[in-house]
Molecule: SAM riboswitch aptamer (S box leader)
Organism: Sporosarcina sp. BI001-red
RNA sequence: CUCUUAUCAAGAGCGGCGGAGGGACUAGGCCCUGCGAUGCCCGGCAACCGGCAAGCUUACCAGCUUGCAAAGGUGCUACUUCCUACAGAUCUAUUUAAGAUCUGAAAGAUAAGGG
Repeated sequence: CUCUUAUCAAGAGCGGCGGAGGGACUAGGCCCUGCGAUGCCCGGCAACCGGCAAGCUUACCAGCUUGCAAAGGUGCUACUUCCUACAGAUCUAUUUAAGAUCUGAAAGAUAAGGG
């Protein structure tokens, strides 16, 4: 870098450093930010992998469910992944345009596994 699978509406500080933009990319919108953002550190949150315990299935390998644990490996810590963009359905309105809701996809993020 790429492929597969799973998840993405919950949760997480009135601390320190620092000093200008930030919310992934493009566009539009909506927001955060010198009452100090983004970032880094600390703190915190959280069971994806790994760990422990119990139960179930199973000939075995192993699988599944529930619970515990944050001194194992990651991750996260404004706003739903902040919202929309593509496709379909329904509704409103209709000369056309347009708008609303829902579903799916795409893109992205994270984990685990493979190339």